[in-house]
RNA sequence: GGUCCCGUAGUUCAAUGGAUAGAAUGGCAGAUUCCGGAUCUGCAGAUGUGGGUUCGACUCCCGCCGGGACUA
Numbered sequence: 001g002g003u004c005c006c007g008u009a010g011u012u013c014a015a016u017g018g019a020u021a022g023a024a025u026g027g028c029a030g031a032u033u034c035c036g037g038a039u040c041u042g043c044a045g046a047u048g049u050g051g052g053u054u055c056g057a058c059u060c061c062c063g064c065c066g067g068g069a070c071u072a
Base pairs, nucleotide, nucleotide: 001071002070003069004068005067006066007065010025011024012023013022018055027043028042029041030040031039048064049063050062051061052060
């Protein structure tokens, strides 16, 4: 250089083109406890970026950015 794959909460993963993007774990607060742990309740937290298609895009198309595999 060429071909292909991936990018979503702090982390690990979901989400037929259509309900307010969910879950686990982690974080914070409260309950409980002499204190802590465990347990229970609540809260906050994410679609890499720029365009396009569409009534509607995490999802489809193109460029860019980042990571990976194979190949010369």